[in-house]
Model confidence (mean pLDDT): 83 of 100. This is a predicted structure of a 105-nucleotide RNA (SAM riboswitch aptamer (S box leader)) from Viridibacillus soli. It matches the Rfam family "SAM riboswitch aptamer (S box leader)". From the family's description: The SAM riboswitch is found upstream of a number of genes which code for proteins involved in methionine or cysteine biosynthesis in Gram-positive bacteria. Lineage of the source: Bacteria > Bacillota > Bacilli > Caryophanaceae > Viridibacillus.

RNA sequence: AUUUUAUCUAGAGAGACCGAGGGGGAGGCCCUAUGACGUCCGGCAACCCCCUGAAAAGGGAAGGUGCCAAUUCCUGCAGAAUGAGUAAAUUCUGGAAGAUAAAUU
Numbered sequence: 001a002u003u004u005u006a007u008c009u010a011g012a013g014a015g016a017c018c019g020a021g022g023g024g025g026a027g028g029c030c031c032u033a034u035g036a037c038g039u040c041c042g043g044c045a046a047c048c049c050c051c052u053g054a055a056a057a058g059g060g061a062a063g064g065u066g067c068c069a070a071u072u073c074c075u076g077c078a079g080a081a082u083g084a085g086u087a088a089a090u091u092c093u094g095g096a097a098g099a100u101a102a103a104u105u
Stems, first nucleotide, its partner, number of pairs: 001105001003103006013041001015040003021031003026075003042068003047064002049060004072097001077094006
């Protein structure tokens, strides 16, 4: 990298260093010198994992990942509902894309 499955509205610092960008892309809308991004420490969670159990389930957090602004920040495609109209807009459902884990070639 490919494919499959599962999850994605919960949770997580008023710390240290650094110093200008960041939120994947596009369009929006935001965060940021009251210090973003990153690194360290700290923390959250519980996919793998560990314990009990026949299972369902319950408990744990040493280890492997992950995560710690905003629903995956929102939208992009399709359908439905509301709507004064095949409009604008809003809402809902599904999909696409993406992220993470475990497996897979």